Background: This is a predicted structure of a 354-nucleotide part of an RNA (large-subunit ribosomal RNA, domain IV) from Sulfurospirillum arcachonense DSM 9755. The organism belongs to Sulfurospirillum arcachonense, within Bacteria. The prediction has a mean pLDDT of 86.
Context: one part of a larger RNA
RNA sequence: UCCUGGUUAAGGAACUCUGCAAAAUAGCACCGUAUCUUCGGUAUAAGGUGUGCCUCCUUUCGUAUAGAGAUUUACUCUCGAAAGCGAAAAAGGUUGCAACAAAGAGUCCCUCCCGACUGUUUACCAAAAACACAGCACUCUGCUAACACGUAAGUGGAUGUAUAGGGUGUGACGCCUGCCCGGUGCUGGAAGGUUAAUUGAUGGUGUUAGCAUUUAUGCGAAGCUCUUGAUCGAAGCCCCAGUAAACGGCGGCCGUAACUAUAACGGUCCUAAGGUAGCGAAAUUCCUUGUCGGUUAAAUACCGACCUGCAUGAAUGGCGUAACGAGAUGGGAGCUGUCUCGACCAGGAAUCCA
Numbered sequence: 001u002c003c004u005g006g007u008u009a010a011g012g013a014a015c016u017c018u019g020c021a022a023a024a025u026a027g028c029a030c031c032g033u034a035u036c037u038u039c040g041g042u043a044u045a046a047g048g049u050g051u052g053c054c055u056c057c058u059u060u061c062g063u064a065u066a067g068a069g070a071u072u073u074a075c076u077c078u079c080g081a082a083a084g085c086g087a088a089a090a091a092g093g094u095u096g097c098a099a100c101a102a103a104g105a106g107u108c109c110c111u112c113c114c115g116a117c118u119g120u121u122u123a124c125c126a127a128a129a130a131c132a133c134a135g136c137a138c139u140c141u142g143c144u145a146a147c148a149c150g151u152a153a154g155u156g157g158a159u160g161u162a163u164a165g166g167g168u169g170u171g172a173c174g175c176c177u178g179c180c181c182g183g184u185g186c187u188g189g190a191a192g193g194u195u196a197a198u199u200g201a202u203g204g205u206g207u208u209a210g211c212a213u214u215u216a217u218g219c220g221a222a223g224c225u226c227u228u229g230a231u232c233g234a235a236g237c238c239c240c241a242g243u244a245a246a247c248g249g250c251g252g253c254c255g256u257a258a259c260u261a262u263a264a265c266g267g268u269c270c271u272a273a274g275g276u277a278g279c280g281a282a283a284u285u286c287c288u289u290g291u292c293g294g295u296u297a298a299a300u301a302c303c304g305a306c307c308u309g310c311a312u313g314a315a316u317g318g319c320g321u322a323a324c325g326a327g328a329u330g331g332g333a334g335c336u337g338u339c340u341c342g343a344c345c346a347g348g349a350a351u352c353c354a
Base pairs, nucleotide, nucleotide: 001349002348003347004346005345006344007343008342010340011339014338019335027051028050029049030048031047036041038172052094053093054092055091058089059088060087061086062085063084067079068078069077070076071074095099107333108332109331110330113327114325115324119131120130135170136169137168138167139166140165141164147156148155149154173320174319175318176317178250179249180248183247184246185243186242187241188240189239192238193237194236203227204226206224207223210219211218212217251269252268253267254266255265278312279309290306291305292304293303294302
């Protein structure tokens, strides 16, 4: 010097990003216990008091038999003493600084955010507000089920059968879940358009038996060959509907009331429809330390309001919510070497100096 412990006057969070760390609380019994609540809880809420040992052969209760009584005569039922053991209580006494004397052994309260909860997770930097969850909803599946694995046989699903099984989203509970089907998807429809393999009508190219010839050539059947592609032709797509707890989306400008301001009201443009109920400077608010109120001596924090929502919003769920949380924020009480501001002690170290 570092590490691990111990003690510390007065103050008591002034420390600090933050009470990080430490201190404090602590058992049992009794008294007592708010708010909220899903009536179960919250709750060991909070907050108090007691606590050792001895005596009184004190009291009460538990535990059994002797004994007594009853009858249905039984390993019956009722009452039940002395004695022993155990528990609780009262009174009196007594030691100590202190009696749950050591060890071990909850800190508590208020507000708010998120997630209902118990669970799960990044083996070795993240335990959470992430995942899961019961519940809710949509959708597929009629059994050789859908779906999954496999080239297949086959297997799982399931020795199940729609109160079943698969997929997707949401995430207890309470109150709710608005408008838009134009786009994308899905489902249904099948008149018309388009459309594959297939079919191969027709025409054409090459070749040449033959014919004609002015002997140069020209024409040219059948066959073969190269090609053209009429006609036939399903689903799909186009098309027509439905569907948002499918993917998703949910406007602008101008004017107007007898102070001013504002605009219930009117006009206009655009749209598939223009954001409803809620909530709102929010885990979302840029401007922003918004404004007002509370808390503080003082607050970019926090809580309560306002609404001008840069860019909230309804199962990509919205808003509440008791209980729960090694979750996040703010405040208070207690407590303390966190600090004012240091000091001393013990043990240890592969450290440094002598």